[in-house]
Transfer RNA from a Bacillota bacterium, 72 nucleotides, folded computationally.
Model confidence (mean pLDDT): 81 of 100.
It matches the Rfam family "tRNA". Rfam links the family to the GO term triplet codon-amino acid adaptor activity. Rfam's curators write: Transfer RNA (tRNA) molecules are approximately 80 nucleotides in length.
This record gives sequence, C1' cells and structure tokens, in this order.
RNA sequence: UCCUCAGUAGCUCAAUGGCAGAGCAUUCGGCUGUUAACCGAAGGGUUGUCUGUUCGAGUCAGACCUGGGGAG
Repeated sequence: UCCUCAGUAGCUCAAUGGCAGAGCAUUCGGCUGUUAACCGAAGGGUUGUCUGUUCGAGUCAGACCUGGGGAG
C1' cells in the first nucleotide's frame, strides 16, 4: 500500500428499510432466621465519525477512524 471481516448499553451479542432489544453485570424490591440461589422491577444508547439515498437508515451507498485476519 491492497484485500477482507468487525464496530449497537459496563461486558457478550440480537434487531426483513418502519417503536433500538436480550443475557450477564449494576440498583431497588420480593422470598428467608441470614447470606447465596431464585423471582420481579428499574436505571443505563449521539447504533465508531462525517456525508449521501429514502416519506423513513442500526440496516443501503461513499469517505474517514479504530481493531482482527490475509497479501505484497
């Protein structure tokens, strides 16, 4: 330098172009002699950045950034 994959909650990951979710973690509550476990609820998001397409973009297109893999 080129090719390829990935980037979404604190972590691991979902999400046919049409309301951004789950598990774990955190906080609160229930359960009980207490803790753990279990059950319920709540909080937590500029979907890497910028631009474009579209009535509508996490999703499609372009550039860039970061990381993994590969080629020279």
Annotation: The sequence was found in a public genome assembly. Taxonomically the source falls in Bacillota (Bacteria, Bacillati).